[in-house]
Context: one part of a larger RNA
Molecule: small-subunit ribosomal RNA, central domain
Organism: uncultured bacterium
RNA sequence: CUAGGUUUAAAGGGUGCGUAGGCGGUUAAAUAAGUUGUCAGUGAAAGGCUACGGCUCAACUGUAGUAGUGCUGGCGAUACUGUAUAACUAAGAACAUGGGAGGGGUACCUGGAAUGUGUGGUGUAGCGGUGAAAUGCGUAGAUAUCACACAGAACACCGGAGGCAAAGGCGGGGUACUAGACCAUAGUUGACGCUGAGGCACGAAAGCGUGGGGAUCAAACAGGAUUAGAUACCCUGGUAGUCCACGCCCUAAACGAUGAUCACUAGAUAUUGGCGACAGACAGUCAGUGUCCAAGCGAAAGUGAUAAGUGAUCCACCUGGGGAAUACGGCCGCAAGGUUAAAACUC
Numbered sequence: 001c002u003a004g005g006u007u008u009a010a011a012g013g014g015u016g017c018g019u020a021g022g023c024g025g026u027u028a029a030a031u032a033a034g035u036u037g038u039c040a041g042u043g044a045a046a047g048g049c050u051a052c053g054g055c056u057c058a059a060c061u062g063u064a065g066u067a068g069u070g071c072u073g074g075c076g077a078u079a080c081u082g083u084a085u086a087a088c089u090a091a092g093a094a095c096a097u098g099g100g101a102g103g104g105g106u107a108c109c110u111g112g113a114a115u116g117u118g119u120g121g122u123g124u125a126g127c128g129g130u131g132a133a134a135u136g137c138g139u140a141g142a143u144a145u146c147a148c149a150c151a152g153a154a155c156a157c158c159g160g161a162g163g164c165a166a167a168g169g170c171g172g173g174g175u176a177c178u179a180g181a182c183c184a185u186a187g188u189u190g191a192c193g194c195u196g197a198g199g200c201a202c203g204a205a206a207g208c209g210u211g212g213g214g215a216u217c218a219a220a221c222a223g224g225a226u227u228a229g230a231u232a233c234c235c236u237g238g239u240a241g242u243c244c245a246c247g248c249c250c251u252a253a254a255c256g257a258u259g260a261u262c263a264c265u266a267g268a269u270a271u272u273g274g275c276g277a278c279a280g281a282c283a284g285u286c287a288g289u290g291u292c293c294a295a296g297c298g299a300a301a302g303u304g305a306u307a308a309g310u311g312a313u314c315c316a317c318c319u320g321g322g323g324a325a326u327a328c329g330g331c332c333g334c335a336a337g338g339u340u341a342a343a344a345c346u347c
Stems, first nucleotide, its partner, number of pairs: 004318003007301002012315001014202004021195003025088004030083002033081002035077008048066007092192001093189003096185004104178007111155001115151008126137002163170002207248006217241001221237004259314006267292009296303002320347003329340004
């Protein structure tokens, strides 16, 4: 490389946009580059293979043929692919018009509950915590309770196997700006499409830089317990952090452990948003989300129109375990580190 694979055995890139490239709907006529037929040239000799010879045989060797799957040219073929041309459209894609749905995003404003703290009132000896305790708090009046004030963070119920988003993710309320999907109509364009190496952008949490903020929770740390020990699990505290702005980091069991797109292949049932039809229903249809299953597939578990079935196109990736989430080098980063990625050796 071929062949074979990638849910769980090794293997789908975290996700999107998109460059090159690869692939590409229907019709007509043209061309003849790919493709294909035939002929010619060339494809050195030696070697190989086949046949027949020469050394007594063989090795060795001579002659002839063949092969050399290739390349070049001439003359043909034209289904498919290409090229250039002309067209097509409820048939891919996009636009238009009209709709309803949504925690999609960004900024600003705002609400109540809870928590903590402060001040004041009532009130008195405990509170707190645990398996049991103790550390801790409290007669300088705690805990409890009432009133007022302040602060920061998160949004109970609704809430759903429910919705939205490319993924990460998104949930109190309001306003502004903004993105996408879906449905209906069949008006416009007329293949404008799919995928996508590099590239660019986004990317939970933790972490980093500068400046704010700091209620809660809480790595580190301190103390109390437990224990043979207890650098833990439990308890009392508690700093980074958790929050905001701006700038980095770029990793996750970033998971459906299942790449994207298109077509096809029994059903049943539930549900979200449309359409249509309406009587409050039943059934239908398009797009989504679940469950159970036919055929099929699968080593099995299972999967099964949201495929892991049957096919097509493009990309990514795998090739025994350890060494190795590694070393070296490159690139990126303030750092932490990330990314790319071996070998010796060993079983």